[in-house]
Context: one part of a larger RNA
Parts: sequence; structure tokens; C1' cells
RNA sequence: UGACGGGGGCCCGCACAAGCGGUGGAGCAUGUGGUUUAAUUCGACCACGCGCAGAACCUUACCAGGGUUUGACAUCCUGCGACCGCUCCGUAAUGGGAGUUUUCCCGCAAGGGACGCAGAGACAGGUGCUGCAUGGCUGUCGUCAGCUCGUGUCGUGAGAUGUUGGGUUAAGUCCCGCAACGAGCGCAACCCUCGCCUUUAGUUGCCAUCAUUCAGUUGGGCACUCUAGAGGGACCGCCGGCGACAAGCCGGAGGAAGGUGGGGAUGACGUCAAGUCCUCAUGGCCCUUACACCCUGGGCUACACACGUGCUACAAUGGCGGUGACAGUGGGCAGCUACUUCGCGAGAAGCGGCUAAUCCCAAAAAAACCGUCCCAGUUCAGAUUGCACUCUGCAACUCGAGUGCAUGAAGGUGGAAUCGCUAGUAAUCGCAGAACAGCAGGCUGCGGUGAAUACGUUCCCGGGCCUUGAAAA
Repeated sequence: UGACGGGGGCCCGCACAAGCGGUGGAGCAUGUGGUUUAAUUCGACCACGCGCAGAACCUUACCAGGGUUUGACAUCCUGCGACCGCUCCGUAAUGGGAGUUUUCCCGCAAGGGACGCAGAGACAGGUGCUGCAUGGCUGUCGUCAGCUCGUGUCGUGAGAUGUUGGGUUAAGUCCCGCAACGAGCGCAACCCUCGCCUUUAGUUGCCAUCAUUCAGUUGGGCACUCUAGAGGGACCGCCGGCGACAAGCCGGAGGAAGGUGGGGAUGACGUCAAGUCCUCAUGGCCCUUACACCCUGGGCUACACACGUGCUACAAUGGCGGUGACAGUGGGCAGCUACUUCGCGAGAAGCGGCUAAUCCCAAAAAAACCGUCCCAGUUCAGAUUGCACUCUGCAACUCGAGUGCAUGAAGGUGGAAUCGCUAGUAAUCGCAGAACAGCAGGCUGCGGUGAAUACGUUCCCGGGCCUUGAAAA
């Protein structure tokens, strides 16, 4: 000087408390451990719906079998030939064998170039090892308020001071004081978005007035809504009180918004030899007829069990049937598909629109109204299983999703324990998107309905500042 203390003081955080809803019990989905396996590829354990925004083949790194050896890919050399394509044989498939067609570009030529085949070697190749050799990227403490420097001063020195103290703040935020005076990285602001107003613009959007229609459908209009550009607006600015005449705090007015208005992006010096050599890059080591490469099939989907994360329920604030309202974010040409017909349905066929504020996905769902069920393992719940189909795709056996009929398991609100959340939040309801041929209970977004509670800081956990203690560094 730091770190540490079941030392002290001050302060903060959904940390506790006050509340609301869960997890832990059930079934299923998913990840992990374990076990099994020819293989169940690998990594992560402050991991576990994580890398994986999507394992039938491919992916794929694993296993079995079959095959290749200058190689699937790059550069260089030599020889031959355009290449592509088509037919046949053969194979589980790739590789392979036979035949056929064609004669590329520049150049007068010599020759050169692109591509293919054969050959020789230099080399290629490696998701092989080392994240404890590394770059880059990332997590974490933590969006916590800290971390430092120059000069000066003090100290023999390590170092201290500044950064401590009195107030204050979300904040090392600001004020005052002070052997310190200044400065930097952080904080804040500048950026994006939502909330109010003005203005510019008016189609594909909108419709107050005038006509018109089944319909903003058409004429007309751009006031309103909206869209998307530019501005304004909030600063403790005004008033009162408290405070030290300060910083600031409390209350009020005005205002769409009030004291950081809500949300996002933004992550200081550093810590954990944290994570990643399987994104990529890269040192060293290792393999080189194999630890490289191609193909078929299998595996990553196994199942006595244990754990994490979720979904659906256990019902009446509900289930079912009918009627029938109201969104927003987004996506669409190898695409989204209206409409009509067929099918109980998943879907199929036909025909139109849209490169989209124009057409389509698109039905929002919960809610509401009417009817029914009457507390039961039920008209709850839907696992499991049987049969018949649909779609994607070369192909759904291992191993896809969906539909119809039948079947109708556990489950009666879940022990010890434990998690999230302070407002348009929790809870609850649906919708869209990425990746994707197909596949969502996951993820990323979007809107609808919409609470309860916070006395307080004694205690648990984490953190900040000051101070103190003794062993060790």
C1' cells in the first nucleotide's frame, strides 16, 4: 500500500421486508450429468431452450463398410484436348468402364490465355494438440462510481497529499473548506426512440364540408388521422418554505410532459493464466496411401436414473357451442397468395392481384353477448396408443410436422427449499420475424387487457466511502 475480519460508522441495490405470480409434486418438450453404445462428435460447469437463427440425407466434426492419393481447394512445370452435354454397362452409392456429339478466345504466324484430362514434384489438406504461447471477440464484478496523471508540498524510504473533511447527489454530481493547484479516462450531456405542439409535403394514406356508392367506391378536398423530414418544448426557469446568503431539498403554479420525463445504445483502470486454436487469424508440436479426401448406411434422437430451463394442466374468475368487436411490429417473386370449386379436415385444383402505405400473409386472441354443463377424475385435463390420411422433400423405418376418427394416463395447487417483478411493470392474451425444402413449447420483437405492495433498513446477499485490528503478501 492493498486484501481480509462472525470490528465500527455512513450509504446504496427487488438485497431483505410489504405484495403478486411462479419453480420444487404430475405429464410432456428441451439442455446437462450418468449409464449404455460400433459411435451416441466437440466445447461450456459463475455451464445446463448455452455455442445450435432450427442433426431425416446434407449439415457432421463421430462410427461401420466401400473407395482416392499432387488429392474436394491454391500457385508453378510438361504433354494432350475445347469444355459442357447425351446414351449404355456397373455399384448400396460415389468413384469406375464403353460409346457419341462438338473443335473455345487473342494472334498473319510463332505463340499466348481460359477450361478439362494425364504425369512429375515443390506442395495442398487437418473441426488433430496446446485458450497455460497468442491476436481478435466475449462473459463477469457492474452502468458499480470509481481509476489515475503533471507540477508542487510532506516523508530517509515504500509512499502520502490531491481523491480526506462539512453538506448534497443517481453519480469523485455539485457547493464550501483545506498544501495543494490543475488535468485525463469514467459520470452526465451530445446519439436513437416514445410522449405534446408548429411547419413542409399529400399518394398507395385520410374524409369535416358538397355530390355519388354495397363499399373513401368515384368526383372533389389535404382541414383531420397518418406517414417522414425540419424545428419548438423542461432549465429547479417562476412562487413559497428549509438550508450556510451555497450546492441542493420539500411543496405549489403553469404545462402534453417536472426535477435524469419513460426506454435504448453507450461498459473507466482493472479482476478471474475466466471463455473461445470447432467463426476467423496465428506461434510451436503432431499426421502426410493418412489424424487428409469422397461415398453409402448408421449415430449426434439411446434410457434404470439425477438436475436445470420451459410448456400444458389440475378447472366454474372455468370448459364447450353459437353470435360477433377492437391492434401493433413485421414479411413476400424459386415468394405471399385473394376468390371460386372439391374435401369433415390437414389440404388439393382452377383462376386473378402484388417487386407492395396500392395486392397478399391476416383469423388477432383474451374481452363482450346468448345458451349449456353443476363440482364429478367430470362436457376438467390431455399424455399414450390404434386406424385412415395430408404436406415438404431423391428419400419421413431408425428420425419430420400436420389432419380426422377412436383411445382417454398421471394430475385434487405440490415437502425441505427456491426464483422473478416497483407501472403500462407483474400477471394474462394473442400476432409477427430470423434461420429454414419441411420442422418452435426455444429465441428476437410487437401490440391487447392490466393489478397489488414498499412501514422501514434490525437481519440474509452483493457493492461504495471513511476508520480500526492483527497473522500473512